């Protein structure tokens, strides 16, 4: 150097045919307990890896760079 695959919340990660960003865990607050644990419920936390493009509308579809992983060479 070329190929394929992959990046979505602190952490593992879901997202269907392009139409409202979801979940476990972690964090915070109630409540139950003398206290903890543990259960319940409520609630904060996202430039969807950056940028560009097509769309009325992009986490999704297309081009370009960055990371990461494989596999030729």
């Nucleotide at each position: 150097g070329g190929g394929c695959c992959c990046g979505u919340a602190g952490c593992u990660u879901a997202g269907u045919u392009g139409g409202u960003a979801g979940a476990g865990c972690g964090c915070g607050g109630c409540u139950a307990u003398g206290g903890c644990a543990u259960a319940g419920c409520c609630g904060a936390g996202g430039u969807c890896a950056g940028g560009g493009g097509u769309u009325c509308g992009a986490g999704u579809c297309c081009c370009c760079u960055c990371g990461g992983g494989u596999c030729c060479a």

Source information
The RNA shown here (transfer RNA) has 73 nucleotides and comes from a Minisyncoccota bacterium. It matches the Rfam family "tRNA". Its mean pLDDT, the model's own confidence on a scale to 100, is 82.